[in-house]
RNA sequence: GUAGAGUAGGUUCUGCGCGUUAAGUGCCAUGUGUAUGGGAUGUCGACCAUGGACGAAGCUUCCUGGGAAGCGCGGUGCAGAGCCGCGUCCGCUGC
Numbered sequence: 001g002u003a004g005a006g007u008a009g010g011u012u013c014u015g016c017g018c019g020u021u022a023a024g025u026g027c028c029a030u031g032u033g034u035a036u037g038g039g040a041u042g043u044c045g046a047c048c049a050u051g052g053a054c055g056a057a058g059c060u061u062c063c064u065g066g067g068a069a070g071c072g073c074g075g076u077g078c079a080g081a082g083c084c085g086c087g088u089c090c091g092c093u094g095c
Base pairs, nucleotide, nucleotide: 001095002094003093004092009084010083011082012081013080014079015078016077017076018074019073020072027052028051029050030049031048033047034046038090039089040088041087042086058071059070060069061068062067063066
């Protein structure tokens, strides 16, 4: 000099759960809030807290009154795998 790896996280599939008596997800506002390639910095993004608005898909079977199971449903949670994945400077790996 040149090529590349690696974050937060996103997405698909699979597995195990949760809800279906409505939590969760999604939306809006606020914040000296938190974490973000190995280091520094920082933001689009992610998360958290508080407040607010909105809002749903159940059905069947079995067993004695309440449960269980099955098929669904939810912009549902977690895990694994595949794919995608740092702006600047330094570092790392190959040449």
This is a predicted structure of a 95-nucleotide RNA (THF (Tetrahydrofolate) riboswitch aptamer) from a bovine gut metagenome. Rfam family: THF (Tetrahydrofolate) riboswitch aptamer. Rfam's curators write: Tetrahydrofolate (THF) riboswitch was first reported for Ames et al. as an RNA motif in 5' untranslated (5'-UTR)regions of folate transport and biosynthesis genes in Firmicutes genomes. Model confidence (mean pLDDT): 81 of 100.